[in-house]
Context: one part of a larger RNA
RNA sequence: CUGGGCGUAAAGGGCGCGUAGGCGGCACGUCAAGCGCGUGGUGAAAGCCCGGGGCUCAACCCCGGGUCGGCCGUGCGGACUGGCGUGCUCGAGCACUGUAGGGGCGGGUGGAAUUCCGGGUGUAGCGGUGGAAUGCGUAGAGAUCCGGAAGAACACCGGUGGCGAAGGCGGCCCGCUGGGCAGGAAGACGGAGCAAUCCGUCGGCUGACGCUGAGGCGCGACAGCGUGGGGAGCAAACAGGAUUAGAUACCCUGGUAGUCCACGCCGUAAACGAUGAAUGCUUGGUGUGGUGGGUAUCGACCCCUGCCGUGCCGAAGCUAACGCAGUAAGCAUUCCGCCUGGGGAGUACGGUCGCAAGGCUGAAACUC
Numbered sequence: 001c002u003g004g005g006c007g008u009a010a011a012g013g014g015c016g017c018g019u020a021g022g023c024g025g026c027a028c029g030u031c032a033a034g035c036g037c038g039u040g041g042u043g044a045a046a047g048c049c050c051g052g053g054g055c056u057c058a059a060c061c062c063c064g065g066g067u068c069g070g071c072c073g074u075g076c077g078g079a080c081u082g083g084c085g086u087g088c089u090c091g092a093g094c095a096c097u098g099u100a101g102g103g104g105c106g107g108g109u110g111g112a113a114u115u116c117c118g119g120g121u122g123u124a125g126c127g128g129u130g131g132a133a134u135g136c137g138u139a140g141a142g143a144u145c146c147g148g149a150a151g152a153a154c155a156c157c158g159g160u161g162g163c164g165a166a167g168g169c170g171g172c173c174c175g176c177u178g179g180g181c182a183g184g185a186a187g188a189c190g191g192a193g194c195a196a197u198c199c200g201u202c203g204g205c206u207g208a209c210g211c212u213g214a215g216g217c218g219c220g221a222c223a224g225c226g227u228g229g230g231g232a233g234c235a236a237a238c239a240g241g242a243u244u245a246g247a248u249a250c251c252c253u254g255g256u257a258g259u260c261c262a263c264g265c266c267g268u269a270a271a272c273g274a275u276g277a278a279u280g281c282u283u284g285g286u287g288u289g290g291u292g293g294g295u296a297u298c299g300a301c302c303c304c305u306g307c308c309g310u311g312c313c314g315a316a317g318c319u320a321a322c323g324c325a326g327u328a329a330g331c332a333u334u335c336c337g338c339c340u341g342g343g344g345a346g347u348a349c350g351g352u353c354g355c356a357a358g359g360c361u362g363a364a365a366c367u368c
Stems, first nucleotide, its partner, number of pairs: 003340004007322002012336001014219004021212003025088007033081002035077008047067008091209001092206003096183004103177007110154001114150008125136002162169002187202006224265006233259002238254004276335006284313011317324002341368003350361004
């Protein structure tokens, strides 16, 4: 010496479940595989290193010693790792009571708005823009009133708020269903007391069942694809009107896929906190969501305090700086993923997946 890293410089897998593997709480006993100490064997020669010697020196050669990462056996040790056995409850899980929520799936339903259709009133404009024009309108538009139809989305509440692993989730009601969070009573034993009651101890169950996770499997916005439906508004493409030197744009009038539903594909993203997961530890202040305890009160609020979540500001520490700072980017441990100059290039080739679009895996020459 036996690498350094991944918020923004290259680098965290989009997210979950989980296989192999890696890693793993407290106590006792045991074994002795790892481990330590002793000892025996083996580790050919050459080589290499040290010492000495022979060719006039050296290369070369000879002799002695050492080395040859080791391997095999044997005796002892028993802390640590490991195996086995027994036990424990703080990790993990289960039960019970309570609780918040746009978590998911299915069904139903409501009002506002928009467009269209029918009817009434009514007459010359409407619409649109920077200004216009295309467009619509005397075959009666626009405006206004009544009625009807359709599809899509749910104003206010709404939050700096909530839920979900992520993608994501928002009118209301019903059904089915996943996850989260909080609580430690009920009770048992002992003591005091005639009793009500009071005090103390234990305070449900399993017993390390855990963490991570190469492969694998599943989920996965938008757009896109297949089949069938649906189509109000919006709107790629497209057409027209403007603008302009031109205008394959920005603006305007139209408008088809699509946007919506069912089923099946696709599997990507600035899938972002640009920050993998888990566990423990580390001054404070201040909001907010959920749920407990306490003080006080008629009661609610206020106030003090515990746990879980979500924000802001900041200490130490960290950082190249910006900044992070109990929701760490601090201090540590375990496991996975990934990076290794820019371009070429997320390309080519091959493989694999896909109906296709394309996805995943993923170079090199050359060049700076």
Background:
This is a predicted structure of a 368-nucleotide part of an RNA (small-subunit ribosomal RNA, central domain) from an uncultured bacterium. RNAcentral holds the full RNA, with entries from ENA and SILVA.